[in-house]
A computed fold for a 123-nucleotide RNA from a soil metagenome, annotated as c-di-AMP riboswitch aptamer (ydaO/yuaA leader). Rfam family: c-di-AMP riboswitch aptamer (ydaO/yuaA leader). Its family is annotated with regulation of gene expression and cyclic-di-AMP binding in the Gene Ontology. RNAcentral holds the sequence, with entries from MGnify. The coordinates come from a structure-prediction model, not an experiment, and the mean pLDDT is 83.
């Protein structure tokens, strides 16, 4: 200086360095009525995310898991946007037997990890 992401900014206090407390500001997620939807609860549900599903006569071989292959779903190529094109990812955690939607309302995060640089269109 960029990238992924909600994961940022000001101010004021403390340290004396990127730390901790407080306040607002801004961004995300979560519970929560009527109406409506839905009646299916161990075959437990659910929630954050992009991070899902279905094949499959293949391999280890019970469960499972890999690998293939398909549909989907996400990000990147440095001003935005449109086409074309090339290439990465589809993990991982939480609630704890319970949560549909949901105005008032009430509560939680603001983190954690990386280094891209290809064409054309007109603005």
């Nucleotide at each position: 200086c960029g990238c992924c992401g909600a994961g940022u900014c000001u101010c004021c206090c403390c340290g004396g360095u990127c730390c901790g407390g407080g306040a607002g500001a801004g961004c995300g997620g979560g519970g929560g009525a009527a109406c409506c939807a839905c009646u299916u609860u161990u075959u437990g549900g659910g929630g954050c995310u992009a991070a899902u599903c279905g094949c499959g006569a293949c391999c280890g071989a019970u469960c499972c898991g890999g690998c293939g292959c398909g549909a989907c779903g996400g990000g990147g190529c440095a001003c935005a946007c449109u086409c074309g094109g090339c290439u990465c990812c589809g993990a991982g955690c939480c609630c704890g037997u319970c949560a549909g939607c949901u105005a008032a309302c009430c509560u939680c995060g603001c983190a954690g990890g990386c280094g891209u640089c290809c064409g054309a269109g007109g603005g």